Two RNAs folded together computationally: RNase P RNA and transfer RNA, 460 nucleotides in total. The coordinates come from a structure-prediction model, not an experiment, and the mean pLDDT is 76. Rfam match: Bacterial RNase P class A. It is annotated as a ribozyme.

């Protein structure tokens, strides 16, 4: 100079207050005052993933659609998360980084330039042949047509049908030889992904699947505003009953309480031409549901927390011991001050090391059913461990 | 709290089985008119919200991350 892992994120007093739980005292029975105790986080966040839990749907399953993950073993309740390996790739290194199954199951893209972007092909070019013309004493050489062989070098492109090397060839090609890549087998080590050796093959088809697909595996859906209980008073809905009892008068009987018939008064409103009926509204009594505001459950004891032992390279996993740790409503967990802490800046003193004294600053960000991961944001500041 | 959905020029929306990203209005500049509208001609104007991956190659396919918007008691 860097890498990697871990860990802390002010600390103590004082005083005022906020909140939850119990216990006391007062009194007008709801409140007030007072003791004790508990009261944010590594991320509480973003809600990206996984589970618990609650409810709905389903005969049970399985297929099919949708969507996800995807080298191998391994840990867990479970996962796209985590350990250890493998293989690629970057770094001098210490270490990072990788959605890493399959392009001979099929389909489709590879724009521009290029001859070709993949059942092939051949622009410059390289070399024969064959024919004309010209050059040369000639050996041979040159443009020029034509019909043929190459794919080594040029050129294009991100990518050119194995790399360069040597020998072969008229040039020329795995056409042959080695090595390196691939690809089949065999044996060897590993649970395995995969390595190592050996041997044949002369190469057999470039990328893209974070295109569509194939194949293996997982996944029913919605969320604590899930759901459960109990509900006042006021308006809704249903259902059943009732809407002439009653008053006042004199007469007649009387066991002197009343009882009987008669008169008067009373007797919601509309429709169906009027009365009866029969419906619609209305009033009154009950009883049913359904349900806002509310109240209470769910609500924190849970895959807890710290220690220790053992077991495992780890991640973790068993055992033992020990603690009681926020659970409210739109929301408490804050302010001051004081003393130290850390960084910073000026000031005075000192040669200096450094003393002293003033200002400023100390963060991201805040439970809201729980929990495991992730990925974000974060002033400062310790420790290992290794280049 | 929980579930969705959109970011693209000043402003309103196209564009996405991955190939240089456009329309309309708005703005200049020129024409026409005596002069202004309107109308023609042309032209400027884009980190595609931000980072990071797959590919030659990303707006486009993926992840994460910010803003804004809607829904539900």
């Nucleotide at each position: 100079a860097g890498a990697c892992g871990g860990c802390c994120g002010g600390a103590c007093g004082g005083c005022c207050g906020c909140u939850g739980a119990u216990c006391c005292g007062c009194c007008c029975c709801g409140g007030c005052g007072g003791g004790u105790u508990g009261g944010a986080g590594g991320a509480a966040a973003g809600u990206c993933c996984g589970g618990g839990c609650u409810c709905c749907a389903c005969g049970g399953a399985a297929a099919g659609a949708c969507g996800g993950u995807g080298c191998c073993g391994g840990c867990u309740a479970a996962c796209u998360g985590c350990c250890g390996g493998c293989g690629g790739g970057g770094g001098c290194g210490a270490c990072c980084c990788c959605a890493g199954g399959g392009a001979c199951a099929g389909u489709g893209c590879c724009a521009c330039a290029g001859a070709a972007a993949a059942c092939a092909a051949a622009c410059c070019g390289c070399c024969g042949g064959c024919g004309u013309c010209g050059a040369g004493c000639g050996a041979u050489c040159g443009c020029c047509g034509c019909g043929g062989g190459c794919a080594a070098g040029g050129g294009u492109g991100a990518a050119a049908c194995g790399g360069g090397g040597c020998g072969g060839c008229a040039a020329g090609a795995g056409c042959g030889c080695a090595c390196c890549g691939c690809g089949c087998c065999g044996c060897c080590g590993g649970c395995a992904a995969c390595g190592g050796c050996g041997g044949c093959g002369g190469c057999a088809g470039g990328g893209c699947a974070a295109a569509c697909c194939c194949c293996a595996c997982c996944g029913g859906g919605a969320g604590c505003a899930a759901g459960a209980c109990c509900g006042a008073a006021u308006a809704g809905g249903g259902g059943c009953g009732g809407c002439a009892a009653g008053c006042g008068g004199g007469c007649g009987c009387u066991u002197c309480g009343g009882c009987g018939a008669c008169c008067g008064c009373g007797a919601g409103g509309g429709g169906u031409u009027c009365c009866c009926g029969c419906c619609c509204c209305g009033c009154c009594g009950c009883c049913c549901g359904g349900g806002u505001u509310g109240g209470u459950c769910g609500c924190u004891u849970a895959a807890g927390g710290c220690g220790c032992g053992c077991c495992g390279c780890g991640a973790g996993g068993c055992g033992c011991g020990u603690c009681g740790c926020a659970g409210a409503g739109g929301a408490a967990u804050g302010g001051c001050c004081g003393u130290c802490c850390c960084g910073u800046c000026c000031c005075u003193c000192g040669c200096g090391a450094g003393a002293g004294g003033g200002g400023c600053g100390g963060a991201c960000a805040g439970a809201a059913c729980c929990c495991g991961g992730c990925u974000u944001a974060c002033a400062g500041g310790c420790c290992g461990u290794c280049u | 709290g929980c579930c969705g959905g959109a970011g693209u020029a000043g402003c309103u929306c196209a564009g996405c089985u991955g190939g240089u990203a456009g329309a309309g209005c708005a703005g200049c500049u020129g024409a026409u008119u005596u002069g202004u509208a309107a109308u023609c001609a042309g032209c400027u104007g884009g980190u595609c919200g931000g980072g990071g991956g797959u590919u030659c190659g990303a707006u486009u396919c993926c992840c994460u991350u910010c803003u804004c918007c809607g829904g539900c008691u």